[in-house]
This is a predicted structure of a 73-nucleotide RNA (transfer RNA) from Candidatus Gastranaerophilus sp. (ex Termes propinquus).
Model confidence (mean pLDDT): 81 of 100.
Lineage of the source: Bacteria > Candidatus Melainabacteria > Candidatus Gastranaerophilales > Candidatus Gastranaerophilaceae > Candidatus Gastranaerophilus.
Rfam family: tRNA. About the family: Transfer RNA (tRNA) molecules are approximately 80 nucleotides in length.
RNA sequence: GGGGCGUUAGCGCAGUUGGUAGCGCGCAACACUGGCAGUGUUGAGGUCAGGAGUUCGACCCUCCUACGCUCCA
Numbered sequence: 001g002g003g004g005c006g007u008u009a010g011c012g013c014a015g016u017u018g019g020u021a022g023c024g025c026g027c028a029a030c031a032c033u034g035g036c037a038g039u040g041u042u043g044a045g046g047u048c049a050g051g052a053g054u055u056c057g058a059c060c061c062u063c064c065u066a067c068g069c070u071c072c073a
Base pairs, nucleotide, nucleotide: 001072002071003070004069005068006067007066010025011024012023013022019056027043028042029041030040031039032038049065050064051063052062053061
């Protein structure tokens, strides 16, 4: 220098014939319990890496950039 893959909640990850963004763990409140724990219910938490474009509409398609992993030189 070139190719491929990845970047989504605090952490680990799903999610695309383009149509309101989810799960597990964790966190908070409440209930049960003598009780830190445990179980259950409810809830909070996201500029979907950054920017631009296409579109009525983009996590999803196109381009550029950044970072990580990997292959080639």